[in-house]
A computed fold for an 80-nucleotide RNA from Bathycoccus prasinos, annotated as transfer RNA. A source record names the gene tRNA-Leu-CAG-1-1.
RNA sequence: GGCAGCGUGGCCGAGUGGUCUAAGGCGCCGGAUUCAGGCUCCGGUCCGCAAGGGCGAGGGUUCAAAUCCCUCCGCUGUCA
Numbered sequence: 001g002g003c004a005g006c007g008u009g010g011c012c013g014a015g016u017g018g019u020c021u022a023a024g025g026c027g028c029c030g031g032a033u034u035c036a037g038g039c040u041c042c043g044g045u046c047c048g049c050a051a052g053g054g055c056g057a058g059g060g061u062u063c064a065a066a067u068c069c070c071u072c073c074g075c076u077g078u079c080a
Base pairs, nucleotide, nucleotide: 001079002078003077004076005075006074007073010026011025012024018063027045028044029043030042031041032040046053047052056072057071058070059069060068
């Protein structure tokens, strides 16, 4: 340098155009339980007062995009 795959909340990880939300787990915070702690159970946990915005960055297509297209950035594999 060519080709292919991947990039989603603190971490892991679903979702591959719509209606219902970015699910679920871990961690963390608060509460219940306990003499205290662990386990277990309940609630909360991206930003914003709200409207709304947010899926590596920026553009495009569409009535509608995390999801399709383009460019770039990063990582992995492979070929040279």